[in-house]
Molecule: FMN riboswitch aptamer (RFN element)
């Protein structure tokens, strides 16, 4: 000095709003919010990750499948990421129909951070 292992800690936001109705934070209006790594700085590009099947299996951290949603203009040497504009989008169970209530979750979990020793 560099890589793997080992361990700790940390790792998701968001309606006390108006309307209708017997009933709705689920409908309509109007507000609100964006995991992680990658690249011009990203919810909408990519790749994982959460999620939600199927398989072995005691049971999975293991194999495996499915998984949303952006265009136009500008600057630039580079931007589907910055500006400016107009749209879109968000698992499962519960409930009057849920991105935002409540539950599985004191959970899992990309990753980030740090620690001490050994040994090449």
């Nucleotide at each position: 000095a560099a890589a793997a292992a080992u361990c700790u800690u940390c790792a998701g936001g968001g309606g006390u709003u108006g309307g209708u109705g017997u009933a709705a934070u689920u409908c309509c209006a109007c507000a609100c919010c964006g995991g992680u790594g990658g690249u011009a700085a990203a919810g909408u590009c990519c790749a994982c990750g959460a999620g939600c099947g199927g398989g072995u299996g005691c049971g999975a951290u293991c194999c495996u499948g499915c998984u949303g949603a952006a265009c136009a203009g500008g600057c630039g040497a580079a931007a589907u990421u910055c500006c400016u504009g107009u749209a879109c989008c968000g698992a499962c169970g519960g409930u009057a129909u849920a991105g935002u209530c409540c539950g599985g979750a004191u959970g899992a979990g990309a990753g980030a951070a740090g620690a001490a020793a050994a040994g090449u």